[in-house]
Transfer RNA from a Candidatus Colwellbacteria bacterium, 72 nucleotides, folded computationally.
Rfam family: tRNA. It is annotated as a transfer RNA.
NCBI's taxonomy places the organism under Bacteria, Bacteria candidate phyla, Candidatus Colwelliibacteriota.
Model confidence (mean pLDDT): 81 of 100.
RNA sequence: GGCCUGGUAGCCAAGUGGUAAGGCAAGGGUCUGCAAAACCCUUAUACGUGGGUUCGAUUCCCGCCCAGGCCU
Repeated sequence: GGCCUGGUAGCCAAGUGGUAAGGCAAGGGUCUGCAAAACCCUUAUACGUGGGUUCGAUUCCCGCCCAGGCCU
């Protein structure tokens, strides 16, 4: 330098044009002598970035940045 994959909340992670799941963590509660475990409830300004297309973009297109891999 070329090619491929990925970037979504504190962490993991689904979604692939219309309102963004879930788990862990966090907060509250039940239970307990106190805890732990278990169970119930609750919260967040989360879609890398700049443009483009579109009535509408996390999703499609282009550039850039970051991470990983392959080739040379």